[in-house]
RNA sequence: UCGUGCUAGACGGGGAGCUGGCGGUGCCCUGUACCCGCAAUCCGCCAUAGCGGGGUCGAAUUCCCUCCCGAGGGUCGGGCCACUCGAUACUGUCGGCGUCAAGCGGUGUUGAAGACCGGGUCCUGCGCGGCAGGAGCCUCCGAACCCCGCCAGGUCCGGGAGGAAGCAACGGUAAGGAGCCCCUCCUGGGCGCCGCAGGGGUGCCUAGUCGGAGCCGGUUGAUUCCGGUAAGCCGGGUGGUGCGGUUCGACGGGGGGUGCACGA
Numbered sequence: 001u002c003g004u005g006c007u008a009g010a011c012g013g014g015g016a017g018c019u020g021g022c023g024g025u026g027c028c029c030u031g032u033a034c035c036c037g038c039a040a041u042c043c044g045c046c047a048u049a050g051c052g053g054g055g056u057c058g059a060a061u062u063c064c065c066u067c068c069c070g071a072g073g074g075u076c077g078g079g080c081c082a083c084u085c086g087a088u089a090c091u092g093u094c095g096g097c098g099u100c101a102a103g104c105g106g107u108g109u110u111g112a113a114g115a116c117c118g119g120g121u122c123c124u125g126c127g128c129g130g131c132a133g134g135a136g137c138c139u140c141c142g143a144a145c146c147c148c149g150c151c152a153g154g155u156c157c158g159g160g161a162g163g164a165a166g167c168a169a170c171g172g173u174a175a176g177g178a179g180c181c182c183c184u185c186c187u188g189g190g191c192g193c194c195g196c197a198g199g200g201g202u203g204c205c206u207a208g209u210c211g212g213a214g215c216c217g218g219u220u221g222a223u224u225c226c227g228g229u230a231a232g233c234c235g236g237g238u239g240g241u242g243c244g245g246u247u248c249g250a251c252g253g254g255g256g257g258u259g260c261a262c263g264a
Stems, first nucleotide, its partner, number of pairs: 001264006009057003012030004020046005034054005063257006072248006079241008090232002092229005098223005104217004114210003118206004122199006128192002131188006138179004147172003155164003
């Protein structure tokens, strides 16, 4: 130096929690690195700290020590944010009566505010008119006879002269029907830029007398007081986020260290 066979040892690790302490099962982070049985109302141990049984590798890229990096977890502190609960009208903010100021608009010596007074619109009654309906008037139609006038023919009386009644036709009319501008009367009303009288007095319109310069409306701002609003502020809780201190620390990287036997 090489080969063979063994031994120590390795066959995941870490965090929190639990525990007198250690490890495991369970949870979490890394990561892929044997098997079976036991185990959180726990299981097994004792600073030599899982127990029992079996398997593979095995002196080195795999074991041991140390340094660096550093996922991730615990803990302390305070920062910011979000949600939530509670309290508080101090700041903010909203609204109201009143007051003040400013500016705007409308109106006013063709007369403001204020005061006095009248009329209309409104209600009722009466009158007038109109409208609607009805009636009358007027015109027309309209009676075989029981309406009128006039009555041919015919009939009757008479010796005759003459006289009488009287149908149809014609003319006119009653009852009734139709029409009808006007005119007259009756009835009716939520008809009237009409009249008279009484009543009424909210609003609107309008006239006059006194008076002699303001009146009305909106807006903006300020403010005492009053009434709201928990947005800000304060306290508590939960969660998130990043920062600092501290603690443990996987994976990975660097360095160092470490057997036995036989043979050549």

The RNA shown here (Bacterial large signal recognition particle RNA) has 264 nucleotides and comes from a Chloroflexota bacterium.
It was read from a public genome assembly, where an Rfam model found it.
Rfam family: Bacterial large signal recognition particle RNA. By type it is a non-coding RNA gene. Rfam describes the family as follows. The signal recognition particle (SRP) is a universally conserved ribonucleoprotein involved in the co-translational targeting of proteins to membranes. Gene Ontology terms of the family: SRP-dependent cotranslational protein targeting to membrane, signal sequence recognition and signal recognition particle, plasma membrane targeting.
The organism belongs to Chloroflexota, within Bacteria.